[in-house]
RNA sequence: ACUUGAUCAGGGCAAACCCAUCCGAAAGGCGGGGACGCAAAGCCACCGGUCGACGGAGUUUGCACGCUUGCGCGGGCAAACUCCACGACAGCGGGGCCGCCAAG
Numbered sequence: 001a002c003u004u005g006a007u008c009a010g011g012g013c014a015a016a017c018c019c020a021u022c023c024g025a026a027a028g029g030c031g032g033g034g035a036c037g038c039a040a041a042g043c044c045a046c047c048g049g050u051c052g053a054c055g056g057a058g059u060u061u062g063c064a065c066g067c068u069u070g071c072g073c074g075g076g077c078a079a080a081c082u083c084c085a086c087g088a089c090a091g092c093g094g095g096g097c098c099g100c101c102a103a104g
Base pairs, nucleotide, nucleotide: 002104003103004102005101012038013037017033018032019031022029023028036091042097043096044095046094047093048092049089050088051087052086055084056083057082058081059080060079061078062077063076065074066073067072
């Protein structure tokens, strides 16, 4: 330096869930408990993926309103669907950076 994680040492992290209700629209995150697991479950959203939809755009439908002789037109509200900025996940995979112990 590389490879590996059978063994050794000191240990480390902490899923679900619970508490709290601090941040957020939400996903999610912070804090306390907890322990399913983890040799990078240490760090980084670069690629793919997944999640959220306050907000924006579009389509369709419905409702009432206005205009119109009428066909119809106009904006408003609501619902459904689609898309998007943006955000989140590093314990989804890939990639990048760094690192403890041991063995070869």